The RNA shown here (Bacterial RNase P class A) has 397 nucleotides and comes from an Actinomycetota bacterium. The source organism's lineage runs through Bacteria, Bacillati and Actinomycetota.
Order: sequence, then structure tokens, then C1' cells
RNA sequence: CGAGUUGACCGGGCGGCCGCGACAUAGCAGGUGACUGUGUAUGUCGAGGAAAGUCCGGGCUCCAUACGGCAGGGUGGUGGGUAACGCCCACCCGGGGAAACCCGCGGGACAGUGCCACAGAGAACAGACCGCUGCCGGUGUUUACACCGGUGGUAAGGGUGAAACGGUGGUGUAAGAGACCACCAGCGCGUUGGGUGACCUUCGCGGCUUGGUAAACCCCACCUGGAGCAAGGUCAAGAGGUGCCGUCUUCGGAUUGCACUGCGCAGACGUUCGAGGACUGCCCGUCCGAGUCUGCGGGUAGACCGCAUGAGGCCAUCGGCAACGGUGGUCCUAGAGGGAUGGUCGCCGCCGAUCUUCGGAUCGGCACAGAACCCGGCUUAUAGGUCGGCUCGCCUG
Repeated sequence: CGAGUUGACCGGGCGGCCGCGACAUAGCAGGUGACUGUGUAUGUCGAGGAAAGUCCGGGCUCCAUACGGCAGGGUGGUGGGUAACGCCCACCCGGGGAAACCCGCGGGACAGUGCCACAGAGAACAGACCGCUGCCGGUGUUUACACCGGUGGUAAGGGUGAAACGGUGGUGUAAGAGACCACCAGCGCGUUGGGUGACCUUCGCGGCUUGGUAAACCCCACCUGGAGCAAGGUCAAGAGGUGCCGUCUUCGGAUUGCACUGCGCAGACGUUCGAGGACUGCCCGUCCGAGUCUGCGGGUAGACCGCAUGAGGCCAUCGGCAACGGUGGUCCUAGAGGGAUGGUCGCCGCCGAUCUUCGGAUCGGCACAGAACCCGGCUUAUAGGUCGGCUCGCCUG
């Protein structure tokens, strides 16, 4: 210098004018007060690395006092991290790559079931198509030998296929075959050393050897209550009814105000001999319970909380290969509610094209994309720019 691979960060900046939302203090207005309101002032803050997808895990809320079982769902090498996870880190094994590095639905095929098209004799305890060969019979030019038929042996050679029931070499045989032998591979049993472990490694013995597929059903191990901020909570209002004081009265009642309650009509079942309901799939079991359910008609839809102090951010230091953890210091960084964070002008920055007197000029463009209870991840999108680590090649010292 080039190619490759891997990690992190930024992703427009500054200023003027006008305009939004929250909080604090003060002012002003209302209120006994708590407090409420704000076109007053000052100050502070105000969309992301993914806010996206809603794929996982939780915090939180309710069911609810919460045992057990089944179903359903999830994960799958080992060890660690974490609140937890299907996430992250390190390592092991397998595969790819020259390497750095990348990939893995990584337990089980000897529990069972299924599938492996076509081709092929035969695709799981299978198989004889072409072959090789023993015996018998026949034919030919009757010595070799060749061919045909019958009856046996064979799976070494050839062929088919993605894959054919170990590989190479030999002994042996009529011809062959792990039938036997040597060396390998695999499997089983033991063993040396290393490692927390998955595993790696050394040596020995042995039946000689028992496809693939679980990202097919399934088996095994471990995990798992449900619903979700439209969770949940507080206040107000309400047609009608009941009661009380007052007023009016034709003495039947009407009506202002206040308090309590919570609509009207019809029907069914029920009130401890329990209607109905909760445990958000079922069973068991436990608990609540005096009203519940059905049909028709009617009233209300308002205000506030939940709502941002957190498994929080940043800096330093210690431990650890790392993920991450401990300690100390420091900071408070949106909280809307049809839903704020904007508009405009100027200068600069970056990218591209053209021209260039090499100083620059002109033109065009500036990605993906907007919080809604919060957090930890994963996945997807992304114009352009910056900073590293490692591998290989070339050149120079």
C1' cells in the first nucleotide's frame, strides 16, 4: 500500500425572529383551607439507535387465600453471567475457508411408528440383472475349448442409485466370502495423562461391524398459573325511589331544599336442604354468596391518579480471559392526552457532478425514521462519515 474479516461511534452544527408542552419560584384571580386557574415574569428540560416488528424475558396491576394433577406451550453440547430469557460471554464437537473468521433447530435411530421418489435383483436384517463356479444331460471341427438346458453354490468383480449391510493387502476356496490373518476406521468393555465440564489423549482386549431421516410423529431432561396500562384505582354525575324540615292544600296530595339509595316493567330460579359465581383450558380442592339470570324500554359517557427515582445514567478504581460484578463519586436527562418538541432566514459542514487561472466557482442532494407504563434482549431498515483489532499478499528499512 492492497485484499479480506471483525468491533465501536457519529449521523448534521451555530445564530436570529416567531410559535408549542412540562416542572419550579414569584405575580394575578377564585377559595375558610387543602388547593384550582393562567395569551404574566424568570429559570430548567423536551423523540431513537433503532422510538419500528410485537418475536422473547421481566418489573408492576388484578384474579387471589393458593395445594396438586392433566392438557397445552417452550428450550436442548459444557461451564459461567443476569431479575430473567429462546439473550450475552468463554470453551467443546461437527462443517466451510489458505487464514483471520463464519455457520449449527448441537440430547435420543438399541422404546415404538412412519418416510427414503425414479432407477435398480435388492433400500433394513434386503438381494441375484450381467457375471464366477460344482454336478448332470446335450450340441459343435470331439485334444485344448466354446455354447445350450437342468439342478446347486456365491455376493469378491461389473451395473443402477444420493445412499447397497466396513476399507486396503493377503491366506484359503470349485468359485468366493471377516471364513481366517495383518494394518486401519467404527462400535463395545477397560485404561494413561489433562480439564470444573462438554471433551481431548495413551494403551489393551473383543464379537468382527447393527443405513439415513426426529427442521417427521415420538421418547428423554429441564422450564412454565392466567389476563394485561384498553391492567387497575379515586371522585363526580345520573332518570327513579325513600325519609326529614319548611310552604301550599279542594286534606286526596303537590312542591323547594337536605340526607340516603341507585332506573322502570314482566318472567324463571333461589335465600344456608345454597340460585349464582371466582380460581381466565379441564379435573380436584378451596373460597365468596342473598340475590342471580333472561327479555323489552330508559339514563350517564365527566375529572383525576396510575405517569416516570429506575434491576437508572456517567466517571474513577478493584476482581474476572470475557460477559459482568464490587466499591467510591456525581447527575435527575420528555410526560403528551386527538395527543407537544415546530416554522422561517442566514452562515457553516458532508456527499456527488461539471468547470478551473488549482485559490476555488456553480448546480444538485443530505439516510432509516416520531416516545405513549417502564426496563433487558433479539430481528429488520439505514445516504454518508470517523476510529480501531486481526489474517494474508506486495514493497521498503
The model forms 97% of the base pairs in the Rfam consensus. It matches the Rfam family "Bacterial RNase P class A". Its family is annotated with dimeric ribonuclease P complex, tRNA processing and ribonuclease P activity in the Gene Ontology. Rfam classes the family as a ribozyme.